[in-house]
Overview:
Transfer RNA from an archaeon, 71 nucleotides, folded computationally. Rfam family: tRNA. Its family is annotated with triplet codon-amino acid adaptor activity in the Gene Ontology.
RNA sequence: GCAGCCGUAGUGAAGUGGUAUCAUGCAACCUUCCCAAGGUUGAGCUCCGGGUUCAAUUCCCGGCGGCUGCA
Numbered sequence: 001g002c003a004g005c006c007g008u009a010g011u012g013a014a015g016u017g018g019u020a021u022c023a024u025g026c027a028a029c030c031u032u033c034c035c036a037a038g039g040u041u042g043a044g045c046u047c048c049g050g051g052u053u054c055a056a057u058u059c060c061c062g063g064c065g066g067c068u069g070c071a
Stems, first nucleotide, its partner, number of pairs: 001070007010024004018054001026042005047063005
């Protein structure tokens, strides 16, 4: 330099146009003599910009970042 894949709570992932989900972590409460385990509730996320659309995490373009391959 070229090509491909990826970017979503603190962390790891799902989500192929219509209310963003799960696990784990965090906080409060319940349970227990205490701890652990378990239960309930809560806060927290779509990399950035633009386009298409009534509506974009999703489709398109560009940028940035990461990984892999080729040179």

The coordinates come from a structure-prediction model, not an experiment, and the mean pLDDT is 83.